[in-house]
Source information:
A computed fold for a 355-nucleotide part of an RNA from Candidatus Fermentimicrarchaeum limneticum, annotated as small-subunit ribosomal RNA, central domain. Rfam family: Archaeal small subunit ribosomal RNA. For this family Rfam cites "Crystal structure of the ribosome at 5.5 A resolution" (Yusupov et al., Science, 2001). Clan: SSU clan. Gene Ontology terms of the family: ribosome and structural constituent of ribosome.
Context: one part of a larger RNA
RNA sequence: UUGGGCUUAAAGAGUCCGUAGCUGGCCCGCUAAGUUCUCUGUGAAAUCUUCAAGCUCAACUUGAAGGAGUGCAGAGAAUACUGACGGGCUUGGGAGCGGGGGAGGCCAAGAGUACUCACGGGGUAGGGGUAAAAUCCGUUAAUCCUGUGAGGACUCCCAGUGGCGAAGGCGCUUGGCCAAAACGCGUCCGACAGUGAGGGACGAAGGCUAGGAGAACGAAUCGGAUUAGAUACCCGAGUAGCCCUAGCAGUAAAUUAUGCAGACUGUGGUGUUGCCAUAGCUUAGUGCUGUGGCAGUGCCGUAGCGUAAGUGUUAAGUCUGCCGCCUGGGGAGUACGGCCGCAAGGUUGAAACUU
Numbered sequence: 001u002u003g004g005g006c007u008u009a010a011a012g013a014g015u016c017c018g019u020a021g022c023u024g025g026c027c028c029g030c031u032a033a034g035u036u037c038u039c040u041g042u043g044a045a046a047u048c049u050u051c052a053a054g055c056u057c058a059a060c061u062u063g064a065a066g067g068a069g070u071g072c073a074g075a076g077a078a079u080a081c082u083g084a085c086g087g088g089c090u091u092g093g094g095a096g097c098g099g100g101g102g103a104g105g106c107c108a109a110g111a112g113u114a115c116u117c118a119c120g121g122g123g124u125a126g127g128g129g130u131a132a133a134a135u136c137c138g139u140u141a142a143u144c145c146u147g148u149g150a151g152g153a154c155u156c157c158c159a160g161u162g163g164c165g166a167a168g169g170c171g172c173u174u175g176g177c178c179a180a181a182a183c184g185c186g187u188c189c190g191a192c193a194g195u196g197a198g199g200g201a202c203g204a205a206g207g208c209u210a211g212g213a214g215a216a217c218g219a220a221u222c223g224g225a226u227u228a229g230a231u232a233c234c235c236g237a238g239u240a241g242c243c244c245u246a247g248c249a250g251u252a253a254a255u256u257a258u259g260c261a262g263a264c265u266g267u268g269g270u271g272u273u274g275c276c277a278u279a280g281c282u283u284a285g286u287g288c289u290g291u292g293g294c295a296g297u298g299c300c301g302u303a304g305c306g307u308a309a310g311u312g313u314u315a316a317g318u319c320u321g322c323c324g325c326c327u328g329g330g331g332a333g334u335a336c337g338g339c340c341g342c343a344a345g346g347u348u349g350a351a352a353c354u355u
Stems, first nucleotide, its partner, number of pairs: 003327004007309002012323001014202004021195003025089005031083001033082002035078008048066007092192001093189003096185003104178007111155002115151008126137002163170002207248006217241001221237004259322006268300014304311002328355003337348004
């Protein structure tokens, strides 16, 4: 609970697609369902208002008239708006074409340094590690130098509050396939749109199942230290994991703590990325510089807003449409039940009691 809100106080779903629903551009005609007006019927009595009457008065009661009953049904009219139907339009939306931009996704092939291991050569007693040490490695020749080979993971510089992606996320090179956005043209369709309950898909890390791979790192674990103790911080090892393939899981401070879409704001300034136009320069290059437009991404800031911090054309300003969510703290994101999952658990989600 017809209210007010959701950056930080409770509250924007992790993200997108999309069904129903809700909402919906400009013009003309028609209809008259919604809407508006008039009339008719009905809308019990009691109650209420006014007047009159009856109990000695009053309360109370009776009678008459009125009002109300916000409604329903029918008839007649109106046509601005909404709806239905028909016709048209191009600004929203979509398609097309053009040259560019991008760590966007998937697959394949290749490369690079480092690291570890193995083998060969050289070489000799230490190496490693720390605040200091020790465990540890080393005369079965380590560390170190050098040559060859194998292996797995990763991708220095470029690298930029730079780019791309719905979000999660994405960074060596080349090739193939797939997809999206911006800009420019204004050729085509002609409102085809917005949002989106349910539903579906994607979704970091960690986890699970099966099979591989295993260099470095490294929960658990074992040693060495430290310490009163040290189930830690530090050191030496090291299993799962991290990697690949096929599935499951479905959560994060999944954050811009800010839902999506559209319009407007007659203050603006300054960087940067992409495209376009234009002027100048030019080594004539896919070049450089200036100005302007559109789209993105930052900083500052006016009005406004805001309890304030702040925000401020990328709004938290002014409006519109649709969805999600909140309603004191704890109990509790718990219990029970449902659904999902192999499990871990996820999702939906209380109450008593307490304050």

Model confidence (mean pLDDT): 87 of 100. The organism belongs to Candidatus Fermentimicrarchaeum, within Archaea.